């Protein structure tokens, strides 16, 4: 330099044919339980869906460019 893949919560990841309100596990915090801790149960908070632009009545989802990471080729 070329090709491809990936980017969604603090971490690891789902998200169907584009359809209006974005989720799970772990973690954090609070409460219950316990002599206490762990475990367990209940609840709460936590998201510019990588960035910019475009298509559309409507975009996490489609298109383009860019950025970052990974793999392969040279």
């Nucleotide at each position: 330099g070329g090709u491809g893949a990936u980017a969604u919560a603090g971490c690891u990841c789902a998200g169907u044919u584009g359809g209006u309100u974005a989720g799970a596990g772990c973690g954090a915090c609070g409460c219950a339980c316990u002599c206490a801790u762990a475990a367990u149960g209940c609840g709460u908070a936590g998201g510019u869906c990588g960035u910019u632009g475009g298509u559309u009545c409507a975009a996490g989802u489609c298109c383009a460019a860019c950025u970052a990471u990974c793999a392969c080729c040279a």